[in-house]
Context: one part of a larger RNA
RNA sequence: CGUUGGAAACUUGAGAGGACCUGACCUUAGUACGAGAGGACCGGGUUGGACAAACCUCUGGUGUAUCUGUUGUAGCGCCAGCUGCAUCGCAGAGUAGCUAUGUUUGGAGGAGAUAAGUGCUGAAAGCAUCUAAGCACGAAACUCACCUCAAGAUGAGGUUUCCUUUAAGGGCCGUUCAAGACUAGGACGUUGAUAGGCUGCAGGUGUAAAGAUGGUAACAUCUGAGCCGAGCAGUACUAAUUGCCCGAAAGC
Numbered sequence: 001c002g003u004u005g006g007a008a009a010c011u012u013g014a015g016a017g018g019a020c021c022u023g024a025c026c027u028u029a030g031u032a033c034g035a036g037a038g039g040a041c042c043g044g045g046u047u048g049g050a051c052a053a054a055c056c057u058c059u060g061g062u063g064u065a066u067c068u069g070u071u072g073u074a075g076c077g078c079c080a081g082c083u084g085c086a087u088c089g090c091a092g093a094g095u096a097g098c099u100a101u102g103u104u105u106g107g108a109g110g111a112g113a114u115a116a117g118u119g120c121u122g123a124a125a126g127c128a129u130c131u132a133a134g135c136a137c138g139a140a141a142c143u144c145a146c147c148u149c150a151a152g153a154u155g156a157g158g159u160u161u162c163c164u165u166u167a168a169g170g171g172c173c174g175u176u177c178a179a180g181a182c183u184a185g186g187a188c189g190u191u192g193a194u195a196g197g198c199u200g201c202a203g204g205u206g207u208a209a210a211g212a213u214g215g216u217a218a219c220a221u222c223u224g225a226g227c228c229g230a231g232c233a234g235u236a237c238u239a240a241u242u243g244c245c246c247g248a249a250a251g252c
Base pairs, nucleotide, nucleotide: 001152005163006162007161008160009159010158011157015149016148017147018146021049022048023047024046025045026044027043033038051106052105053104054103055102059100060099061098062097066093067092068091069090070089071086072085073084074083075082076081110144111143112142117137118136119135120134165248169246170245171244172243173189174188175187176186177185194239195238196237197235198234199233200232201231203228204227205226211222212221213220214219
């Protein structure tokens, strides 16, 4: 821009893409078959491999604004306590998020029409013949079925609701997100929990500082203490102020 008034939702599916794999074991059954040796079809069940998707409860990884220990050096006048730099100085742990080697799930089952093939009926050709007329089966292939996209499918579809005057609706702007390169998309904007802050909880680290007590001292106890990013709730304290713009001339 189009889809022949303008919007907001929900959809149909022409068409397109993805997936489609396979082993072993148990049972049927040591049955059918076979002199024996051996040893099934059909059917039922269990458990794997590789592959794929989703996810983070578990197991781990990472986790450079978390906690702790610690070396050298410098600074805060000194002690104590902190802080800077040294690969995040080094080391030990680690929430959220992101992750695989972790977890869960998937291939199925079924239908249709068939291939090779197997048949029924059956002539031409008094027989025979699956075929010539007719009829029935038959595969991981084909069409559906499963998952995803999809009306620019210009063949522009459908349903419901709203708007009849600056309207319905949309945008700008702001707070933002399990959304994101930007855009887009989602949530919210005081009739408010959208983000931050604060409070509580979960979770991490591992018993802060000061002081007191005990000990010659190291240290121990008061103390699962103090501190803490992303998690879960609550709470208007802060910021989402005020507002502006676009929006049919079709129909009646």
Molecule: large-subunit ribosomal RNA, domain VI
Organism: Bacteroidetes bacterium ADurb.Bin041